[in-house]
Context: one part of a larger RNA
RNA sequence: UGACGGGGGCCCGCACAAGCGGUGGAGCAUGUGGUUUAAUUCGAAGCAACGCGCAGAACCUUACCAGGGUUUGACAUGGUCUGGAUCGCGGCAGAGAUGUCGUUUCCCUUCGGGGCCAGAUCACAGGUGCUGCAUGGCUGUCGUCAGCUCGUGUCGUGAGAUGUUGGGUCAAGUCCCGCAACGAGCGCAACCCCUGUCCUUUGUUGCCAUCAGGUUAUGCUGGGGACUCAAAGGAGACUGCCGGCGGUAAGCCGGAUGAAGGUGGGGAUGACGUCAAGUCCUCAUGGCCCUUAUAUCCUGGGCUACACACGUGCUACAAUGGCUGGUACAAUGGGGCGCAAUACCGCGAGGUGGAGCAAAUCUCAAAAAGCCAGUCUCAGUUCGGAUUGUAGUCUGCAACUCGACUACAUGAAGUCGGAAUCGCUAGUAAUCGUGGAUCAGCACGCCACGGUGAAUACGUUCCCGGGCCUUGUACA
Numbered sequence: 001u002g003a004c005g006g007g008g009g010c011c012c013g014c015a016c017a018a019g020c021g022g023u024g025g026a027g028c029a030u031g032u033g034g035u036u037u038a039a040u041u042c043g044a045a046g047c048a049a050c051g052c053g054c055a056g057a058a059c060c061u062u063a064c065c066a067g068g069g070u071u072u073g074a075c076a077u078g079g080u081c082u083g084g085a086u087c088g089c090g091g092c093a094g095a096g097a098u099g100u101c102g103u104u105u106c107c108c109u110u111c112g113g114g115g116c117c118a119g120a121u122c123a124c125a126g127g128u129g130c131u132g133c134a135u136g137g138c139u140g141u142c143g144u145c146a147g148c149u150c151g152u153g154u155c156g157u158g159a160g161a162u163g164u165u166g167g168g169u170c171a172a173g174u175c176c177c178g179c180a181a182c183g184a185g186c187g188c189a190a191c192c193c194c195u196g197u198c199c200u201u202u203g204u205u206g207c208c209a210u211c212a213g214g215u216u217a218u219g220c221u222g223g224g225g226a227c228u229c230a231a232a233g234g235a236g237a238c239u240g241c242c243g244g245c246g247g248u249a250a251g252c253c254g255g256a257u258g259a260a261g262g263u264g265g266g267g268a269u270g271a272c273g274u275c276a277a278g279u280c281c282u283c284a285u286g287g288c289c290c291u292u293a294u295a296u297c298c299u300g301g302g303c304u305a306c307a308c309a310c311g312u313g314c315u316a317c318a319a320u321g322g323c324u325g326g327u328a329c330a331a332u333g334g335g336g337c338g339c340a341a342u343a344c345c346g347c348g349a350g351g352u353g354g355a356g357c358a359a360a361u362c363u364c365a366a367a368a369a370g371c372c373a374g375u376c377u378c379a380g381u382u383c384g385g386a387u388u389g390u391a392g393u394c395u396g397c398a399a400c401u402c403g404a405c406u407a408c409a410u411g412a413a414g415u416c417g418g419a420a421u422c423g424c425u426a427g428u429a430a431u432c433g434u435g436g437a438u439c440a441g442c443a444c445g446c447c448a449c450g451g452u453g454a455a456u457a458c459g460u461u462c463c464c465g466g467g468c469c470u471u472g473u474a475c476a
Stems, first nucleotide, its partner, number of pairs: 001476002003473003007470007015460002019424005026315008034306002042053002064301007073124001077123008088103006106115003126290002129288003135284002137279003140275001142273001147186006153162003166177003192267004197235007207224002211222003238261001241255005317417001321376007333364003338357002343352003383414001388409007430452007
């Protein structure tokens, strides 16, 4: 100087408390451990591994296993030699890779050759093989916590200290005051984006108040720019104003004005560093290792196994509900090998067909909870839907291992969950549906969007984590 203390002081955070809803019990989905296996590829391991890499394992992917093949190689560049266009099409053998047979056939040229392809050979290729404790890059984490440092000066023999401590204040090393310090840098804040109010401009594919026309009906048509909306540019919030408190400070409390008030709400933004944290399987890369194999091609299998254990979710256990009928209101997005309307067929998944639309125009598209009626009447039920049988639909060479969905039948556990434990302070929790990426197909996951919309916070004694000062130490 740090680190640590079941030392002290001050302060903060959904840290506790106050509340609301969960997990832990059930079934299923998914990840992991374990076990099994020819293989169940590999990585990730307290928080910060476990719906994680994987924004999508039937083949492919795929790295694993079994079997069948190849050895200058699936891929790159170059040298020497030989031959020919290559590609394509067809037959046969084969699980295919591949082998074999047939057929087809070129451009430039200074006529030496070159381009392109094949074969032989030599350099070499190749490796998701090892080392993340050799590395770059990227990332997690403490933590969006308020800290981390430097120059000069001063003090100290020195390690170092001071500044950065102190009194107030703040979300903040934020600002004020004081002070052997005076300044400065990286962080904080602001500048950036979205959102909340208003104004101006521009009105198509958007809108329809007024006028006219038309319809069973609809901005449907003429028209209009008022309104909504769409962008572009501005205005607006700064403790600016008033009162009180405070040290005539920084600031705090209350009020006015205002769409918004003290960082308005949300996002992006992550200091010096810590964990030899994670990643050599994104990529790059040193070293080591393999080179008829640890490379490479193919078929099939596996990654989907199942006594069990754990994590994360979904659906429930019902009446604030289930079912049936009617009826209302969103936003974000996607669409050409695509989205697909009206119509017709099917109980349905879906099929036939195809108007329109590279989309403020057409379409996916039905929002759902809600509201209005009816029914069920507390039951393992008209709750719950697992499991299983049969028949189908769709995608795709192909759904047996191993897809999703539909119909009929079946109708398991489950009556609110022990110890323990998690999230959340407002348009939040809870609840309801919608869209997208990946993607042929496959979503209870992930990312986004809107609808409905709470309760509670006395307070900081205690648990956890963190910041500052101080104290003790046989620790570094």

Predicted 3D model of a 476-nucleotide part of an RNA (small-subunit ribosomal RNA, 3' major domain) from a metagenome.
The full RNA is in RNAcentral, with records from SILVA.